[in-house]
Context: one part of a larger RNA
RNA sequence: CGGAGGAGAUUUGAGGGGGCCUGUCCUUAGUACGAGAGGACCGGGAUGGACGAACCUCUUGUGUUCCAGCUGUCACGCCCGUGGCACGGCUGGGUAGCGAAGUUCGGUGGUGAUAAACGCUGAAUGCAUAUAAGCGUGAAGCACUCCCCAAGAUGAGAUCUCCCAACUCCCAAGGAGUACGAAGGGCACAGGAAGACCACCUGUUCGAUAGGCGGGAAGUGGAAGCUGCCGCAAGGCGCGAAGCUGACCCGUACUAAUCGCCCGUUCGG
Repeated sequence: CGGAGGAGAUUUGAGGGGGCCUGUCCUUAGUACGAGAGGACCGGGAUGGACGAACCUCUUGUGUUCCAGCUGUCACGCCCGUGGCACGGCUGGGUAGCGAAGUUCGGUGGUGAUAAACGCUGAAUGCAUAUAAGCGUGAAGCACUCCCCAAGAUGAGAUCUCCCAACUCCCAAGGAGUACGAAGGGCACAGGAAGACCACCUGUUCGAUAGGCGGGAAGUGGAAGCUGCCGCAAGGCGCGAAGCUGACCCGUACUAAUCGCCCGUUCGG
């Protein structure tokens, strides 16, 4: 821009893409078959491999500063206690998120038309013949069935719902102008398991969108201080599962979502 007014939702599926794998074991059954050796079809069940998708309960990794420990040095006047730098200074752990080595799930099955192949009926050719007319059986393959995209499918589909007061003028089935600006959309702003940008999603005081705060979960692992206790001391104990704590959960208007602006019309060749 189009889809013959505008708008918001929900959809159909032409078409396209993905997927399509397979082992072993048990049973049927040591049966059929076979002199024996050996050893099934068909059917039923169990459990794996590789591949793929989703997810983070478990396991595990990361988690650049969440907690603790440690060294050197500098600073805060000193002690104590902290902070800076040293690869994130080093070391031990670790929430959310993200991941796999973790977890769950997938291939199945069914229908239709077929290939090779195998048949029925059956002439030409009184027989025969699966074929000439006609009718069947039959693949991991084909078309559906499963998952995803999808009406620019210009062949532009469908359903539901919402919106559209006026006045003036003219050369008058129409046109122009004035004021106004519906439904709805956008900008802006607070944000997001959404994201390169854009888009998408949530919220904007009739509010839990983010931050803060309160509580919880979770992590670390027992803070500082003490004129408390023990020990000669290093140190230990007690107050005290302490203190601190990013992303997680629930709540709470304390802070910030201010004030606003723009687009979009008047019943539709």
Notes
The prediction has a mean pLDDT of 87. Predicted 3D model of a 269-nucleotide part of an RNA (large-subunit ribosomal RNA, domain VI) from a Terriglobales bacterium. The organism belongs to Terriglobales, within Bacteria.